[in-house]
Molecule: TPP riboswitch aptamer (THI element)
Organism: Myxococcales bacterium
RNA sequence: UCAAGCCGCCAGGGGUAUCCUCCGCGACGCGGGGGAUUGAGAUCAAACCCUUGGAACCUGAACCGGCUCACACCGGCGGAGGGAGCGCGGCGUCACAUGACC
Numbered sequence: 001u002c003a004a005g006c007c008g009c010c011a012g013g014g015g016u017a018u019c020c021u022c023c024g025c026g027a028c029g030c031g032g033g034g035g036a037u038u039g040a041g042a043u044c045a046a047a048c049c050c051u052u053g054g055a056a057c058c059u060g061a062a063c064c065g066g067c068u069c070a071c072a073c074c075g076g077c078g079g080a081g082g083g084a085g086c087g088c089g090g091c092g093u094c095a096c097a098u099g100a101c102c
Base pairs, nucleotide, nucleotide: 001100002099003098005091006090007089008088009087010085011051012050013049014048017037018036019035020034021033022032023031024030025029053096057082058081059080063076064075065074066073
């Protein structure tokens, strides 16, 4: 000094649970309607979240502790392992960590 920030666009990644009640069924489970809990988001159509500074999300996990009607709800696990943009444009240069160049 540049990047880092914010906004827009494009591209990509991800999740959609638990319980109550009613009805139906090939029946102790499944499907549909309604309701409740938590959350940014609980599916068929849009939104929401996240994109390597990556806890969005997955594995571990039918895990461990707590709470609850129940749960993937809270925490641990996690200085574990994976995981999708070196995108374009505008504004800005105040600033954390960090990187590159001089």